[in-house]
Context: one part of a larger RNA
């Protein structure tokens, strides 16, 4: 100097209280462990692995496993030699891959010389190929502490020297944020601002948008108009700017005005110096090793969907703030090749009936039988619809987590990849609470400060 410490000061964060809902328990879903397997491809492992790589494993995917096949190979570049197209149909043999016939079509340039390109085949040889090792040989890109507030440098000064000083101290900040002292003076990486969005007001613009006043229609439907929504382009506005108390006449701190907004307006992008040989060699790209008629290529068919069991994450529930049926409004993202135009477009709320506490008109797994879609193909293994069946569950031990405002809860909608196929993932809006006195204690972290036999 650091690091630790069940030393000690000071501060912060859904850390803890203080609350609202959950997981722990059922069913199922999913992913992981482990057991199974000819194979159940790999890889991620405390926080940081476990609905993670997988925005979507029925063939393909695909890396595994069996079993049939190729061997300059599915791809590339280079040699020689021959064909003159590539395609396209048909038909034998096979599980395909492939192997064998048959028809058809007849490349382009030309100095007309297989000349020159192009392509196809065929021989030999350099090579090609590897999701094989090694993430502890790397690049790249990612988590993590931490969006914490740090991390450093030049000059100077001080110390024999490692090194301190600045960065420490007395206020203050979200903030090494400012002020203010001081043997430091200065800086640079982070903070913050500068960027998107949403919150209000101008302007410009007025179709497909909109409709206050005049006409007109079943309907902004038409005539009209851009007042007003709204759309998108530029603007403007927030600064502790103003005022009062406070303070040390600073920084700033309370509380007020006046504002759509007030003291970082709200949300995002934005991740210092470094940490863990942390993740990846199966994105990619890449050293150094191994394979090279096989650890390469092709094909069919199987597994990644296996199941005594453990865990993680969710999905429906266990009912009356309910279930059932009838009624009934109002959104936003996005998407449709182009579309403010034409299509996709809610549920939950609320109002009438009924059900009366019950394993039930809760509650849906499981099972049988019937369909229906998509695809060459749903047997292993797809969704989804009808009819039937009608399981465990009466609310979860010990223990755990998420949330401070349009936020939790709660109800629907979308999209991406997708031929299918979501309870995941990413958005989108509707309804919309509770509570926080405070920091003694749990868990992290920042300064400072003191002990140490650690480095």
């Nucleotide at each position: 100097u650091g690091a630790c410490g069940g030393g000690g000061g000071c501060c912060c964060g859904c850390a803890c209280a203080a609350g609202c809902g959950g997981u722990g328990g059922a069913g199922c879903a999913u992913g992981u462990g482990g057991u199974u397997u000819a194979a159940u491809u790999c890889g991620a492992a405390g926080c940081a692995a476990c609905g993670c790589g997988c925005a979507g494993a029925a063939c393909c995917u695909u890396a595994c496993c069996a079993a049939c096949c190729c061997u300059u190979g599915a791809c590339a570049u280079g040699g020689g030699c021959g064909u003159c197209g590539c395609g396209g149909a048909u038909c034998g043999g096979g599980a395909g891959a492939c192997c064998g016939a048959u028809c058809u079509u007849u490349c382009a340039g030309u100095u007309c010389g297989g000349c020159u390109g192009g392509a196809c085949g065929c021989c030999a040889c350099a090579c090609a190929g590897g999701u094989g090792c090694u993430g502890c040989a790397u690049g790249g890109c990612u988590g993590u502490c931490g969006u914490c507030a740090g991390c450093u440098c030049g000059u100077g000064u001080c110390g024999u020297g490692a090194g301190a000083u600045g960065u420490u101290c007395g206020g203050u900040u979200a903030a090494g944020u400012c002020c203010g002292g001081c043997a430091a003076c200065g800086a640079g990486c982070g903070c913050a601002a500068c960027c998107c969005a949403c919150g209000c007001c101008u302007u410009u613009a007025g179709u497909u948008g909109c409709c206050a006043u005049c006409u007109u229609u079943c309907a902004g439907u038409a005539g009209g108009g851009c007042a007003c929504u709204c759309u998108a382009a530029a603007g403007g506005a927030a600064c502790u700017g103003c005022c009062g108390a406070u303070g040390a006449u600073a920084a700033g701190u309370c509380g007020g005005a006046g504002g759509a907004a007030g003291g970082u307006g709200u949300g995002g992008a934005u991740g210092a110096c470094g940490u863990c040989a942390a993740g990846u060699c199966c994105u990619c790209a890449u050293g150094g090793c191994c394979c090279u008629u096989a650890c390469g290529g092709g094909u069919u068919g199987g597994g990644c969907u296996a199941c005594a069991c453990a865990c993680g994450u969710g999905c429906u529930a266990c009912a009356a703030u309910g279930g059932c049926g009838g009624u009934g409004a109002c959104a936003a993202u996005g998407g449709g090749c182009u579309a403010a135009c034409c299509c996709c477009c809610a549920a939950a709320a609320g109002c009438c009936g009924u059900c009366u506490c019950a394993g039930u008109u809760c509650g849906g797994a499981u099972c049988g039988g019937g369909g229906u879609c998509u695809g060459c193909a749903a047997c292993u293994c797809g969704a989804c619809c009808c009819c039937g069946u009608g399981a465990a569950g009466u609310c979860g031990g010990a223990a755990u987590c998420g949330c401070u405002a349009g936020u939790a809860a709660u109800c629907g909608c979308g999209u991406a990849a997708c031929a299918g196929c979501a309870u995941g993932a990413c958005g989108c809006g509707g309804u919309g609470a509770a509570u926080a006195c405070g920091u003694u204690c749990c868990c992290g972290g920042g300064c400072c400060u003191u002990g140490u036999a650690c480095a």
Description:
This is a predicted structure of a 455-nucleotide part of an RNA (small-subunit ribosomal RNA, 3' major domain) from Solirhodobacter olei. It was read from a public genome assembly. Model confidence (mean pLDDT): 82 of 100. Rfam family: Bacterial small subunit ribosomal RNA. Its family is annotated with ribosome and structural constituent of ribosome in the Gene Ontology.